[in-house]
The RNA shown here (transfer RNA) has 72 nucleotides and comes from a Candidatus Microgenomatia bacterium. It matches the Rfam family "tRNA". Rfam links the family to the GO term triplet codon-amino acid adaptor activity.

RNA sequence: GCGUGUGUAGUUCACCGGUAGAACGCUUUCCUGAUAAGAAAGAAGUACAAGGUUCGACUCCUUGCACACGCA
Numbered sequence: 001g002c003g004u005g006u007g008u009a010g011u012u013c014a015c016c017g018g019u020a021g022a023a024c025g026c027u028u029u030c031c032u033g034a035u036a037a038g039a040a041a042g043a044a045g046u047a048c049a050a051g052g053u054u055c056g057a058c059u060c061c062u063u064g065c066a067c068a069c070g071c072a
Base pairs, nucleotide, nucleotide: 001071002070003069004068005067006066007065010024011023012022013021018055026042027041028040029039030038048064049063050062051061052060
């Protein structure tokens, strides 16, 4: 330099056109002599950025950025 893939909550990942979820973690309460485990409730995301298509985009298209892999 060329090609392919990935980019979504603190972390690991779903959702593949109709106003985003799970697990773990975190907070509060209950339980306990006190922890852990367990139970209940809760907070947390402008979905990498900018354009385009569409009535509507995390999702499709283009460009850029970051990372990973392959080729040279």
The sequence is in RNAcentral, with records from ENA. The prediction has a mean pLDDT of 82.